[in-house]
A computed fold for a 105-nucleotide RNA from Mesobacillus subterraneus, annotated as SAM riboswitch aptamer (S box leader).
Its mean pLDDT, the model's own confidence on a scale to 100, is 82.
Rfam family: SAM riboswitch aptamer (S box leader). Rfam links the family to the GO term regulation of gene expression.
The model forms 94% of the base pairs in the Rfam consensus.
RNA sequence: UUCUUAUCCAGAGAGGCGGAGGGACUGGCCCGACGAAGCCCGGCAACCGGUUGUGAGAAUACGGUGCUAAUUCCAGCAGAGUUUUUUGCUCUGAAAAGAUAAGGA
Numbered sequence: 001u002u003c004u005u006a007u008c009c010a011g012a013g014a015g016g017c018g019g020a021g022g023g024a025c026u027g028g029c030c031c032g033a034c035g036a037a038g039c040c041c042g043g044c045a046a047c048c049g050g051u052u053g054u055g056a057g058a059a060u061a062c063g064g065u066g067c068u069a070a071u072u073c074c075a076g077c078a079g080a081g082u083u084u085u086u087u088g089c090u091c092u093g094a095a096a097a098g099a100u101a102a103g104g105a
Stems, first nucleotide, its partner, number of pairs: 001105008013041001015040003021031003025076004042068003047064003051058002072097001077093006
């Protein structure tokens, strides 16, 4: 980098350093000097390991990750309804795109 499988409406700080950006991408809509990113600490969480159990499973943050504004912030594909039409709005389905984990190449 790519493939497969699983999950993605729950949860998580008025802390320190830091200084202007951030929410993947596009379009929206938001967050940000009442301080963004990043780092540290704290916290949340049981995907893998380890523990326990004959097993289904269970408990635990000990080890490996992960996460810590808004549902993956919303839409991005297909269909339906509404609207004279467009724009727009609403609904349904998928899972294209993305994220994380585990395994493979």